[in-house]
Parts: sequence; structure tokens; C1' cells
RNA sequence: AUAAGCUUUCGGGGCGAGGUGAAAUUCCUCGAUCGGCGGUACAGCCCGCGAGUCCCGCAAACACGGGACAGAGCCGGUGCAACUCCGGCGCCGACGGUACAGUCCGGAUGGAAGAAGGCCAAA
Repeated sequence: AUAAGCUUUCGGGGCGAGGUGAAAUUCCUCGAUCGGCGGUACAGCCCGCGAGUCCCGCAAACACGGGACAGAGCCGGUGCAACUCCGGCGCCGACGGUACAGUCCGGAUGGAAGAAGGCCAAA
């Protein structure tokens, strides 16, 4: 103490009231609320990644590999620089379950993008 290798720990948040009904924290009304990781002037909605769904391969399953799908932002201000800050208004949210769900239950005491540390350590 840089590359490579090994390894440890960490690594997702959030709803109430009323109405209808046999039944809804799911519908309707009103009012709330939440935001993984890397990049970049500080980002849920800019670019990318992870998660998720579907298809194919591996006898099957898991894992893994390949392919496809994959949400949402504008205006004004400051500034060298911001679709990221400030102000205003707006929008989005996998799959399974269940009376139709970002917020309930579940896969998940899981996995992962990654973050930090340790060991080793050529030149």
C1' cells in the first nucleotide's frame, strides 16, 4: 500500500378516517406517507445497475448462463456547472394471496447491486 487472490461485517422504506358491501388497510371520498445501489453539483421520476416477470439451456429443481420485458418531471431561481440544490406544481411503484394493494400477508431469518474493513502482497 496499487493490481490480482482470499476473507469478514453491513446491505429497503411506508396508512389513517369515512362510505358502499356478506366480505375491502385492496373499490369510492377526504387527507397522509415511503424512496435500494453506482455515476454526475447533492437525483424515486437523467444515465446505468440490482430486485421482479416471461422464454431458452443445464435430465428435474435451485443456483448459474443466454435472451426478452422492465415505472414516473416539468416550470422558475441561484450558480462556472444542477432535469440532482432552493421555490412551485405534478407523477411513479414487481410477483403470489385476498373484493382490484407502493404502504396488509407471503416468497424473504432469502438473494443482490454495492459499501466498509481485514489477510496476503509481485514490481